[in-house]
Context: one part of a larger RNA
RNA sequence: AUGAACGCUAGCGGCAGGCCUAAUACAUGCAAGUCGAACGGUAACAGAUCUUUCGGGAUGCUGACGAGUGGCGCACGGGUGCGUAACGCGUAUGCAACCUACCCUUUACUGGGGGAUAGCCCGGAGAAAUCCGGAUUAAUACCCCAUGGCACUAUACUAUAGCCUUAUAUAAUAGUUAAAGAUUUAUUGGUAAAGGAUGGGCAUGCGUGACAUUAGCUAGAUGGUACGGUAACGGCGUACCAUGGCAACGAUCAUUAGCGGGUCUGAGAGGAUGAUCCGCCACACUGGGACUGAGACACGGCCCAGACUCCUACGGGAGGCAGCAGUAGGGAAUAUUGGUCAAUGGGCGCAAGCCUGAACCAGCCAUGCCGCGUGCAGGAAGACGGCCUUCUGGGUUGUAAACUGCUUUUAUACGGGAAUAAAAAGCUCAUGCGUGAGAAAUUGCAGGUACCGUAAGAAUAAGCACCGGCUAACUCCGUGCCAGCAGCCGCGGUAAUACGGAGGGUGCAAGCGUUGUCC
Numbered sequence: 001a002u003g004a005a006c007g008c009u010a011g012c013g014g015c016a017g018g019c020c021u022a023a024u025a026c027a028u029g030c031a032a033g034u035c036g037a038a039c040g041g042u043a044a045c046a047g048a049u050c051u052u053u054c055g056g057g058a059u060g061c062u063g064a065c066g067a068g069u070g071g072c073g074c075a076c077g078g079g080u081g082c083g084u085a086a087c088g089c090g091u092a093u094g095c096a097a098c099c100u101a102c103c104c105u106u107u108a109c110u111g112g113g114g115g116a117u118a119g120c121c122c123g124g125a126g127a128a129a130u131c132c133g134g135a136u137u138a139a140u141a142c143c144c145c146a147u148g149g150c151a152c153u154a155u156a157c158u159a160u161a162g163c164c165u166u167a168u169a170u171a172a173u174a175g176u177u178a179a180a181g182a183u184u185u186a187u188u189g190g191u192a193a194a195g196g197a198u199g200g201g202c203a204u205g206c207g208u209g210a211c212a213u214u215a216g217c218u219a220g221a222u223g224g225u226a227c228g229g230u231a232a233c234g235g236c237g238u239a240c241c242a243u244g245g246c247a248a249c250g251a252u253c254a255u256u257a258g259c260g261g262g263u264c265u266g267a268g269a270g271g272a273u274g275a276u277c278c279g280c281c282a283c284a285c286u287g288g289g290a291c292u293g294a295g296a297c298a299c300g301g302c303c304c305a306g307a308c309u310c311c312u313a314c315g316g317g318a319g320g321c322a323g324c325a326g327u328a329g330g331g332a333a334u335a336u337u338g339g340u341c342a343a344u345g346g347g348c349g350c351a352a353g354c355c356u357g358a359a360c361c362a363g364c365c366a367u368g369c370c371g372c373g374u375g376c377a378g379g380a381a382g383a384c385g386g387c388c389u390u391c392u393g394g395g396u397u398g399u400a401a402a403c404u405g406c407u408u409u410u411a412u413a414c415g416g417g418a419a420u421a422a423a424a425a426g427c428u429c430a431u432g433c434g435u436g437a438g439a440a441a442u443u444g445c446a447g448g449u450a451c452c453g454u455a456a457g458a459a460u461a462a463g464c465a466c467c468g469g470c471u472a473a474c475u476c477c478g479u480g481c482c483a484g485c486a487g488c489c490g491c492g493g494u495a496a497u498a499c500g501g502a503g504g505g506u507g508c509a510a511g512c513g514u515u516g517u518c519c
Stems, first nucleotide, its partner, number of pairs: 001517002004515005011372006017365002019330001024328003028325003033072003038069002041065002045063003048059004079283003088208008098200002103196008111145004121134005148165002169187004209255001216246003221243008258280004262273004285306005308319004336362001338361003344358001345356004375406004385397005412455005420446001427438004463508005468489003474503005484491002
């Protein structure tokens, strides 16, 4: 010094920390959704209208919205440290060898057409999970064409050919009309191109355990040519050719380990360490694989195999807490199946808002650090009692107590009572737009908490270890090499300052000691 544990003890507060072991197995709940201003629609609720045989029924018409198509998100955030001795990490560079959704800037465009499909409906199979067939329908889903442009081929260039690609929605305004369409403007979106920003990919130099009681290792292995593949370079892959490449400056094998900023210690140099917090990496029951996508080879996605668990009507199915709580097990040992989205941040949305076990709070634990308290002043018959004694006495406990006066932190009761909240939305004004300004309103989990005031009363609050030397602190009794102590030296065999008890003392103090580990 500690993510500690154990023993004895324990008043309060603030701030931190809290499975180091079984990356063991997990009951239950929650942890990623959102958009009706993309779409067809209408299962539930509410309203409106109509109807009624008073049970109810009809109409998506409206607010809304289950399921569905579609978009964005789900690659973030959260967890763990299995693997990894490696371009994994750290540091310094490079990419004329690269990608980047959302965001910002700039330029151009946003025209025409088409066929489906889910849902709904009908029918069927199944215990369920779910599956099959028919008919029908929409889009910011999908397809084709034009325009335009990037890239590629041929060529000196253009032109040409092939490939890729465009899609609307909402609001407002004016006119025509009575039915849906047309025009203009603005906002938002879409497509193509260029640049930026952000994030990533790749390459290289150097650094980054221990073992030589591991000395040789290597066949896509080392290099070349060609092709393929990738966002991109490359044996990354394949074919052919050559025979190289690494190694006592430690290759290879086996073993241990996530790395760093940091943390602990130390005068420093060093040594040890990598909990919490931050950056990077790896992993998500075990092993393998790709799909979708700007981004994954994807913790709460898919497929295959395996182990395990569960359901079953035995035909077949379902699952993955190293998310937050929680359970069993393991262990010396580590917490609540809590509250709220109020703030901060994230996703979606024009917004209102919805979601958010991220986060913010509360609960438990002296686990640590820091702070406060357990009273203060006076008070000598130096009381009683205890202990010691050289014993009609004296010493000590000890101003300690009693007693007198004072105070009230804290605890208790009562009363008052926050900051954290600024907004966003809506309104008004300004502005070409983006946006800016103004007034007013709403929103607090924590919490009736912090804090403040009042009341009465010393009232509610001290232990632990040690006292032979090291090492601060000594006497009596008991015991008699016994019982026991002990970190080292060593104590104990009849006067033990070392064992056990007592009185006294010393040191720390809501802690004190012991044990483990590091310097």
Predicted 3D model of a 519-nucleotide part of an RNA (small-subunit ribosomal RNA, 5' domain) from an uncultured prokaryote. Model confidence (mean pLDDT): 82 of 100. The full RNA is in RNAcentral, with records from ENA.